[in-house]
Formats: sequence, C1' cells, structure tokens
RNA sequence: UUUAGAAAAAGCCAAACUUGUUGUGAAACAGGGACGGAAAGCUAUGGGUCUCACUGAGAUUGCCAAGUUACCAUA
Repeated sequence: UUUAGAAAAAGCCAAACUUGUUGUGAAACAGGGACGGAAAGCUAUGGGUCUCACUGAGAUUGCCAAGUUACCAUA
C1' cells in the first nucleotide's frame, strides 16, 4: 500500500416508535429510543421505489450498484 475481516480494544452511526418544527407531499431537521450496521461516512451518477402543483420537479445512500474518503488490529 492492497485485499479480506469485526476475533480483541477504543470508539462511531442509529431502525421501528414517539415529541416538536418545516414542507402540498414523499420526507427532512432536533430530542428521546435501539432493530441493526465494518463504512448504516460522503456523492442522487445509474437502476428501483415513493411524492407532487406531473411531458417536469422533488424524496429515498439503513433498496441495489457505482465513485470517493477513512479507525483498529489479525492474516
């Protein structure tokens, strides 16, 4: 450095549900809460799904891929 990995250690994120706020809406943000996760970090690039004021504009990265960055120690 690359690949594999979560066995150990330090940590990290946070499903469902719920409270408040924003939005036409899908949903998002903050708090609580943990189903789970080795990228459940980031990017809407491709596909899928969803929404609407629908030949267009949005949402979803914890739907599947792709790109990109990264801790640990084992091989």